């Protein structure tokens, strides 16, 4: 240099053929239980907003009624070829 694959909450990781973004688990917070803790149980847990609503899938554009998903460029990681 060329070709291919990957990038989603704090972490792992799902989202099927473009149609509810963050299911599920871990972690964390509060409460219950306990003499106290662990385990277990309940609820909550991306951001802004009183709410309605809006934003967010590495970044920026494009296509589309609609994009994490398709296309282009860039950035980062990995594999192969030379």
């Nucleotide at each position: 240099g060329c070709u291919c694959c990957c990038g989603u909450g704090g972490c792992g990781g799902a989202a099927c053929u473009g149609g509810c973004a963050u299911a599920c688990g871990c972690g964390c917070a509060u409460g219950g239980c306990u003499u106290a803790g662990g385990a277990c149980c309940a609820u909550g847990u991306c951001c802004c907003g009183c709410a309605a609503g809006g934003g967010u899938u590495a970044g920026a554009g494009g296509u589309u009624c609609a994009a994490a998903u398709c296309c282009u460029c860039u950035c980062g990681g990995g594999a192969g070829c030379a």